A computed fold for a 266-nucleotide part of an RNA from a Bacteroidota bacterium, annotated as large-subunit ribosomal RNA, domain VI. Rfam family: Bacterial large subunit ribosomal RNA. Gene Ontology terms of the family: ribosome and structural constituent of ribosome. The prediction has a mean pLDDT of 89.
Context: one part of a larger RNA
RNA sequence: CGUAGGAGAAGUGAGAGGAUCUGUCCUUAGUACGAGAGGACCGGGAUGGACGUACCGCUGGUGUACCAGUUGUCACGCCAGUGGCAUCGCUGGGUAGCCAUGUGCGGAUUGGAUAACCGCUGAAAGCAUCUAAGCGGGAAACCGACCUCAAGAAUUGGCCUCCCGGGGGCAACCCCCUGAAGACCCGUCGUAGACUACGACGUUGAUAGGCCGGGUGUGUAAGUGCAGCAAUGCAUUGAGCUAACCGGUACUAAUUGGUCGUUCGG
Numbered sequence: 001c002g003u004a005g006g007a008g009a010a011g012u013g014a015g016a017g018g019a020u021c022u023g024u025c026c027u028u029a030g031u032a033c034g035a036g037a038g039g040a041c042c043g044g045g046a047u048g049g050a051c052g053u054a055c056c057g058c059u060g061g062u063g064u065a066c067c068a069g070u071u072g073u074c075a076c077g078c079c080a081g082u083g084g085c086a087u088c089g090c091u092g093g094g095u096a097g098c099c100a101u102g103u104g105c106g107g108a109u110u111g112g113a114u115a116a117c118c119g120c121u122g123a124a125a126g127c128a129u130c131u132a133a134g135c136g137g138g139a140a141a142c143c144g145a146c147c148u149c150a151a152g153a154a155u156u157g158g159c160c161u162c163c164c165g166g167g168g169g170c171a172a173c174c175c176c177c178u179g180a181a182g183a184c185c186c187g188u189c190g191u192a193g194a195c196u197a198c199g200a201c202g203u204u205g206a207u208a209g210g211c212c213g214g215g216u217g218u219g220u221a222a223g224u225g226c227a228g229c230a231a232u233g234c235a236u237u238g239a240g241c242u243a244a245c246c247g248g249u250a251c252u253a254a255u256u257g258g259u260c261g262u263u264c265g266g
Base pairs, nucleotide, nucleotide: 001152005163006162007161008160015149016148017147018146021049022048023047024046025045026044027043033038051106052105053104054103055102059100060099061098062097066093067092068091069090070089071086072085073084074083075082076081110144111143112142117137118136119135120134164265165176166175167174168173182260183259184258185257186202187201188200189199190198207253208252209251210249211248212247213246214245217241218240223236224235225234226233227232
């Protein structure tokens, strides 16, 4: 820009893409078959591999915004306590998120038309013949069914709901009044994200920050007291601190506002 007014929301599906894998074991049954050795079809059940997809409750990885230990050195006047630098200095753990080696799920079922092939009826050709007329069965292949996208599907579709004036003129159009439904700008953000888009919220408010409570992680803070010459230990104390997590709370910031979009539609 189009979809012959504008808009919101939920859908239809022409078409396109994806998926389509397979082992082993048990049972039927040591049955059918076979002299024996051996050993099934059909059917039922269980459990794997690879692949795909989603997720983070579990197991783990990462986790330079969390906690602790510790070396050297410098600084805060000194002690104590801290901070800077040294690959995050090194080391031990670790929340959220992300992730797989972790967990769930999937390839199930079923229809149609068929291939080779197997048939029915059946002549040409008094027989025979699946074929010539006609009618069946039949495969992981084909078309559906399953999953995803999808009306720029220009054949531009359909449903529901919402919104919009008076005058003049044959009409194009002109005058006056008005600016709907709705959308955007702007702002706070994230389940989204390169930008954009998408989604949540904007005081009739929990959107983000802060604060409060909880959780999680770390592992017994500092100070003080006691014991010891001291290193250190014990008590206060499962203490102190704690990111992205969960909930609550208007304290802070989403203020105020502006723009587009018209008037019933060739």